[in-house]
């Protein structure tokens, strides 16, 4: 010091969270030791038990019971004295300890003050110490009770009580003198009077009392400051302020009282409520602050609750008392006891906090003259790792990197890991012996010394709970000792195993749905270590309450304006002053604490001794610049005059035209109106439409403008009237009279009330009519309320510039309203106002920029994640709707700004495709042939499934194929090899079972050889199989498609805080991101084009199996032969085409031309060729591969059967519905390809398939090879000589086998079908349409499919409005899984937390009356009394706690019913928001 989380990505605002400290802590897992602190934070709840305050005989009376010890007397065990204990009555004494209930106070802390006071003991000083008197308790006797204890007689003392005398002292009157102050005075001194009042002649060896005085400690007591939340607590007070008096007190004082006044406090927070002991300090924090008040130390306060007083120097008294009340407990039922918030300890409560220990040796305290007592005060000890501090658990060497784990790319390596074992050493602790402290100085006892009835010095003895403890030393042996937490980011630290959104982790983020560094276990590593996590709480980090050190256009935050109270800040100069402010000096800021230095425990932590400091507050000198004040003066802020001039400024009256609608009349007929299309509605009883008149209420076209006025809200058609105000310019004149405003006043659209008018048109509610799946909407037909006046209320509004007011500075350019001056008008400058573009600056960026969001000063308002919520309660207003002020409880981890790239839009612009249109032939009906869904099946194996599946994989399902099903077998079948043993079966040939596999009998049996062996078969061990079984969402690799669309990207560079952005855009241009100009960009790259095959023309070269022009032979004929390279062809290598040439247009690119020339003209035509990337697009069943999963099966073999099933849907094809045809006859022209288990020529048979024979070709050589066409003929419009489905018969061919389940041929039979509904494909030219051929595969074929070939050979394209798809700008966005997106609200369903609310149950305070103990005070007195007086008993009264009644307010919990709100993977109904979200959206 900062860091994660909001986005696809940025920046920013803004919570929420971590990483540090800390703690009287609990909790979990672990534990060797020592030293130092700590320890009921809750129930101020209840307490058994023991113990905490006694002591003094040298005040007194006394001497009972026990013990020592001494005498005595003697019955030797009883008695008596004397000395010590022990008890009473008064006497001292009440300290220490504990607890925080109460209290928001003068209760604390600070500082002063008492001139308004008291002080036992203690030091100093003066004085004084005469004379007397009555009880009384114990003691002894009586009585009553269970007890506690109590009465009653009768005696007795005192340092105990009581009287008097003197002196002081203290009041009060009267008066003299001095001193001094702080107003009343205060203080010394003196004289006079008068009340009041004391002593213990005690005891004696030391001591004590008494009265004054003074200190000293110690308390009261007043005042200034300062002291916690709530305003949803705003007024509060009758003893309540004051006065004057009297009592009361140690003392002032309404502290009590009579009597007069009528005041006091309060926004600078009174009173109310609520929480809370305060401070010194503690924890944090750079500081400023923030939270806390345990140990220690200072005030306070209580003492079972509540309320009295007595005693006393001092309490209203923790272990005194009285009363009430409540709880326990004891009781003979009649009465009695009690108070652990003292230490121990028990119960409860609770997550949690200890021993019913030892000692008074030290320290202190109380008494004693002292020994000495007593002391849970304190010193020690004992539980507890609660906390801090400090030690150990070894240390060095050792590599075969052992073994064993884990993990891997696994014959082998890494790692645990030098770590282990081994070798050497060392011994702190722990263990055992041994030794053994300091704390001790004192008091008190001997002694000695100095003054001297005492003090004060030395020296020697006496005394240690802890403790035989710390400590020291021997002695053996590594021996006696390491855990927890974490390993996905933050935030150090990885890998298997297991599990499969399951268990379960998690502070945030978030991990788990078959390869989890996130869950569990393991191996390793990190971090701390006798601790280590987790939880709870504070503070930081948070500048996220911002003094320091924040903010409000849009992120949450400017009040709707204005005016103005208090309150805050205030222009220039001069004097005075010293509150503020600085400086010096004094006091005090308790010790402890914290910093700092030295010091004592072996270190440290503990402690100790000195210093600083302790920011504070009083006092006092002093300075006087700014601030304040107090006087004066000034004019430049403010306003005031006077001239001039402005406006839809604002109240009131008056008045005008245009349209709109009604009425009456006229003229006129059949429709008007509406709409996207209608309908509703008006209308032959005469509408719309014109004409005239006339009424009536409303707003004011044109001008009229980012023009003007106005505090804001708003304000327009003309005149009047009456008010207000802005601006300029001039001087006079006031002389800070200012600014801003919290409460507080006024004004304040629209909609709405309230009372009365008005009402022409618009027009919530509402009624028709359409639209819709619905339409309580949008649209239309009407239509009340309201819109208008007047008068009263409401006070909100996206009331916005989302931008509070005022001053004052800071660059500029260009428009405008007003006005002065200038007058030559215009132009410059200049002062108010309003716009617009920009520099600096500012800001997250958007933007803003003299009209600030810039730089500064004053005042106000307001914020403070999101949601709950502008709800609820309460309060004020209001006639009411509603307004203002204004929460928690629970939830989330985000909400949100701005701008960037995308995708998207029923957003816009531009292009471009057989995309639409223009043509041409199809589907979609039949009927078949094919595939797919569904359905059936034992099985109908599997994959594809919008486009981009569905004649698709399969370019050949009868067995095989097959992967399915039933049944029957095998356990390794085959490949391949490696090491080993055996062997010469095996093989082959025949049989028997059987569907076969297979399983069995029976014959038969190797090869070479250099005679060592070797090949070679077969068996067998071992090792390594198989699997079309899942996972295409673990890959590879191929492939589909956007899409042959024309895009997709770097590197400098430059612009942005950044995601990016520019390049790539803008203007043309192109078929193209194809080229060209422009230009913060230059250039590069993958794409496009060309670079390739094929075709179109030509050349050249070569000429057989191809060709034949010419010459020659030969044939019925025919390149049939000789020949021959001309031509075709053939198959190499060239050549040509490039907008290259011309004209036009253009700057260029480039277009355009029925140009030239050429075989082809603008990419000639066609093919391969397919960027970055999208679909988790396909494929684990071509192959390959990762995990998983089957091993007498999910492997492997056979027979059979299924993939061919059939109510139906659905693709894609074939034939057809004919006359452009069907049938017969005859007749002519092709490319490509393929051919030995082949292709067949020719012949012959067979109506045909075919078959018999037989030739010729491994092929430019043979052989397979046309059909539409063309010429006749015929049929004549018919379900037909159309059209062939189905089905009978019979054959051929292929093959082990055509039953399920081939093809083909012949006879025969002729089904449906007359061009085909919405809708829908394909195609732009040698294209569509036709027409036939040929091939893979293949024994054979369900091919009407696929791939090829070629013959015939067209139509149409005006264009880009609309459909579909794409590309490039630009805009909009709350989408980013990107529109198949996001999202909203009833309603069901659970769960939460809250509001209301008949009721019901508490609680504190208050008030009123009623009753009223104790007790003080105060009245009476007949009893007692020292008998005149004091005093007590008694009795009455005043107060007064507790109690009782009543009504009311505040408060808390509970409720039947009810309200709305939160969460909560897949519930219902709609689509209301984001694009124009399909009605622009919002207040």
């Nucleotide at each position: 010091a900062g860091a994660g989380u909001u986005u696809g990505a940025u920046c920013c605002u803004g919570g929420c969270u971590c990483a540090g400290g800390a703690u009287g802590a609990a909790c979990g897992c672990u534990a060797g030791c020592g030293g130092c602190a700590g320890g009921c934070u809750u129930a101020a709840c209840a307490c058994a038990u023991g113990c905490a305050a006694g002591u003094c005989g040298a005040g007194g009376g006394g001497g009972a019971a026990c013990a020592u010890g001494g005498g005595a007397g003697c019955u030797u065990g009883c008695u008596c004295c004397c000395g010590c204990u022990g008890a009473c009555g008064a006497c001292c004494g009440g300290c220490g300890g504990g607890u925080g209930c109460g209290u928001a106070a003068c209760g604390c802390g600070u500082a002063u003050g008492c001139a308004a006071c008291c002080u036992a003991c203690c030091c100093u000083u003066u004085a004084c110490u005469g004379a007397g008197g009555g009880a009384u308790a114990g003691c002894c006797c009586g009585a009553a009770g269970a007890a506690a204890u109590u009465c009653g007689g009768a005696u007795u003392a005192a340092u105990a009580c009581c009287c008097c005398a003197u002196a002081g002292u203290a009041u009060u009157a009267u008066u003299g003198a001095g001193u001094g102050g702080c107003a009343u005075c205060a203080u010394u001194u003196g004289a006079u009077a008068a009340u009041a009042u004391u002593a213990a002649a005690g005891g004696u060896u030391u001591c004590g009392g008494u009265a004054a005085a003074a200190g000293a400690u110690g308390g009261g007591u007043a005042u200034g400051c300062g002291u916690c939340c709530c305003a949803u607590u705003a007024g509060c007070u009758a003893g309540a302020u004051g006065g004057a008096g009297u009592g009361g007190u140690a003392a002032c004082g309404g502290c009590a009282c009579c009597c007069c006044a009528u005041g006091g406090c309060a926004a600078c927070g009174a009173u109310g409520g609520g929480u809370a002991g305060g401070g010194g300090u503690c924890c944090u924090g750079a500081g400023a602050g923030g939270g806390a008040g345990a140990u220690c130390c200072c005030c306070c306060a209580c003492a079972c609750u509540g309320g009295u007083a007595c005693u006393g120097a001092g309490a209203c008294a923790c272990g005194g008392a009285c009363c009430a009340g409540a709880c326990u407990c004891c009781u003979a039922c009649g009465g009695g006891a009690g108070g652990c918030a003292g230490c121990a300890g028990u119960g409860a409560g609770g997550a949690a906090u200890a021993u019913u220990g030892g000692a008074c040796a030290a320290u202190g305290g109380g008494c004693g003259a002292g020994a000495g007592c007593c002391u849970g005060a304190u010193c020690c000890a004992g539980c507890c790792a609660u906390g801090c501090c400090g030690c150990g658990u070894g240390c060095a060497g050792g590599a075969a990197g052992a073994c064993g784990g884990u993990c891997c790319u696994a014959u082998g390596g890494a790692u645990u890991g030098u770590a282990a074992a081994c070798u050497g050493c060392u011994u702190u602790u722990a263990u055992a012996c041994a030794g053994g402290a300091a704390g001790a100085a004192a008091c008190c006892u001997c002694c000695c010394c100095a003054c001297g009835u005492g003090u004060g010095g030395g020296g020697a003895g006496c005394u240690g709970a802890c403790g035989g403890u710390a400590c020291u030393g021997u002695a053996a042996g590594a021996a006696u000792a390491a855990g927890c937490a974490c390993c996905g980011g933050c935030u150090a630290a990885c890998u298997c195993c297991g599990u499969g959104c399951c268990a379960g982790c998690a502070g945030c983020c978030g991990c788990g749905g078959u390869a989890a560094u996130a869950c569990g276990g393991a191996g390793g590593g990190u971090g701390c270590a006798a601790g280590c996590g987790u939880u709870a709480u504070c503070c930081g980090g948070a500048a996220u309450c911002a003094u320091u050190g924040g903010g409000u256009u849009u992120a949450a935050a400017g009040g709707g304006u204005c005016c103005g109270u208090a309150g805050g800040c205030g222009g220039a100069c001069u004097a005075a002053u010293a509150a503020g402010u600085c400086a010096g000096a004094g006091g005090u800021g308790a010790a402890a604490u914290c910093c700092c230095a030295c010091a004592g425990c072996u270190u440290a932590a503990c402690u100790g001794u000195g210093g600083a400091a302790c920011u504070g507050c009083c006092u006092u000198u002093g300075a006087u610049a700014c601030u304040g004040u107090u006087a004066g003066u000034c004019u430049u802020g403010a306003g005031u005059u006077a001239u001039a001039u402005g406006g839809a400024a604002g109240u009131a009256g008056a008045u005008a035209g245009a349209a709109u609608g009604u009425g009456u009349a006229g003229u006129g007929u059949a429709g008007c109106g509406g709409u996207g299309a209608a309908a509703u509605g008006c209308a032959u009883a005469g509408a719309u439409a014109u004409u005239a008149c006339a009424c009536g209420g409303a707003a004011u076209a044109c001008c009229g403008a980012u023009u003007g006025c106005g505090a804001a809200g708003g304000c327009a058609g003309u005149c009047u009237a009456c008010u207000a105000c802005g601006u300029a310019u001039a001087u006079a004149c006031u002389g800070a009279c200012g600014c801003u405003a919290a409460g507080g006043g006024a004004c304040g659209a629209a909609a709405g009330c309230g009372u009365g008018g008005g009402g022409a048109g618009c027009g919530a509610a509402c009624a028709g009519g359409a639209u819709u799946a619905g339409a309580u909407a949008c649209c239309c037909u009407g239509g009340u309320a309201g819109u208008c006046c007047a008068c009263g209320c409401c006070g909100u509004a996206a009331a916005c510039g989302a931008u509070g007011g005022a001053c004052a500075c800071u660059a500029g350019u260009u428009g405008u309203u007003g006005g002065a001056u200038u007058a030559u008008u215009u132009c410059a400058g200049u002062c108010u106002g309003u716009g617009a573009c920009u520099a600096a600056g500012c800001g997250a960026a958007a933007g803003u920029g003299a009209u600030a969001a810039g730089u500064g000063u004053c005042c106000c308002a307001c914020c403070u994640g999101g949601g709950g919520c502008g709800u609820a309660c309460g309060a004020u207003c209001g006639c009411a709707a509603g307004a203002u002020u204004g929460a928690a409880a629970c939830u989330c981890a985000a909400a949100g700004g701005a701008a960037u790239u995308g995708a998207c839009g029923g957003g816009g612009g531009c292009c471009c495709g057989c995309a639409c249109a223009a043509g041409c032939g199809g589907a979609g009906g039949a009927a078949c042939a094919u595939g797919u869904g569904g359905u059936u099946u034992a099985a109908u194996u599997c994959g594809a499934u919008g486009a981009u599946a569905c004649g698709c994989g399969a370019g050949g399902a009868a067995c095989c194929u097959u992967a399915c099903c039933u049944g029957g077998g095998c356990u390794u079948a085959a490949a391949u090899g490696u090491a080993g043993a055996u062997u010469g079966c095996a093989u082959a040939g025949a049989g028997u079972a059987g569907a076969a596999a297979u399983a069995u009998u029976c014959u038969u049996u190797u090869c070479c050889u250099u005679c060592g062996g070797g090949a070679c078969u077969a068996u067998u061990u071992a090792c390594a199989a198989g699997g079309u079984g899942c996972u295409g969402c673990a890959u590879g690799g191929u492939u589909g498609u956007c899409g042959u669309c024309a895009g997709c990207u770097c590197g400098u560079g430059c612009c942005g805080u950044g995601a990016g952005g520019u390049g790539u855009c803008g203007g043309g241009u192109u078929a193209a991101g194809u080229c060209c100009c422009a230009u913060a960009a230059c250039g590069a790259g993958c794409g496009c084009a060309a670079c390739c095959c094929c075709u179109a023309u030509c050349g050249u070269u070569a000429g057989u199996u191809g060709c034949c022009a010419u010459c020659g032979g030969g044939u019925c004929a025919u390149g049939c032969c000789g020949g021959g390279g001309a031509c075709u062809c053939u198959a190499a290598c060239g050549a040509g085409a490039c907008u290259g040439c011309c004209a036009g247009u253009g700057u260029a690119a480039a277009c355009u031309g029925u140009g030239a020339g050429g075989a082809a003209g603008g990419u000639g035509g066609g093919g391969a060729u397919g960027a970055c990337g999208u679909c988790a697009a396909a494929u684990c069943a071509g192959c390959a591969c990762g995990g998983c999963c089957c091993u007498u099966a999910u492997g492997c073999c056979c027979a059979g059967g299924g993939c061919u099933a059939c109510a139906c849907a659905c693709g894609u094809g074939u034939u057809a519905c004919a006359a452009u045809g069907g049938c017969c006859g005859g007749u002519a022209c092709a490319g490509a390809g393929g051919g030995c288990a082949g292709c067949u020529a020719c012949a012959c048979a067979g109506c045909g398939a075919u078959g018999u024979g037989a030739u010729g070709c491994c092929a430019a050589u043979c052989c397979c090879c046309a059909a539409a066409g063309c010429c006749g003929g015929u049929c004549u419009c018919a379900g037909u000589u159309c059209g062939g489905a189905u089905c009978g018969g019979a054959g051929u061919c292929u093959g082990c086998a055509a039953c399920u389940c081939g093809a083909c041929u012949c006879c025969g039979u002729g089904a449906a079908g007359u061009u085909g509904g919405a809708u829908u494909c394909g195609c732009u030219a040698g294209u569509a349409a036709u027409c036939g051929u040929a091939u893979a595969u293949c024994a054979g074929c369900a091919a009407u499919g696929a791939u090829a070939c070629g013959g015939u050979g067209a139509a149409u394209a005006c264009g880009u409005u609309c459909c579909c798809g794409g590309g490039c700008c630009u805009u909009g966005u709350a989408c980013a899984c990107a529109c198949c997106g996001c999202c909203c609200g009833u309603c069901a369903a659970g769960c939460c937390a809250u509001g209301g609310a008949a009721g019901c149950u508490g609680g504190g305070g208050g008030u009123a009356c009623c009753u009223g103990a104790a007790g003080u005070c105060u009245g009476u007195a007949a009893c007692c009394g020292u008998c005149a007086c004091a005093g007590g008993a008694g009795c009455g009264g005043c107060c007064u706690a507790a109690g009782g009644u009543a009504a009311a307010a505040c408060u808390a919990g509970u409720a039947a019913c009810u309200g709305g709100g939160g969460c909560u993977a897949a519930g219902u109904c709609g689509u209301a928001a984001c694009a124009a979200g399909g009605u622009a959206a919002c207040c």
Description:
A computed fold for a 1483-nucleotide RNA from an uncultured prokaryote, annotated as small-subunit ribosomal RNA. Its mean pLDDT, the model's own confidence on a scale to 100, is 80. It matches the Rfam family "Bacterial small subunit ribosomal RNA". Rfam links the family to the GO terms structural constituent of ribosome and ribosome. The sequence is in RNAcentral, with records from ENA.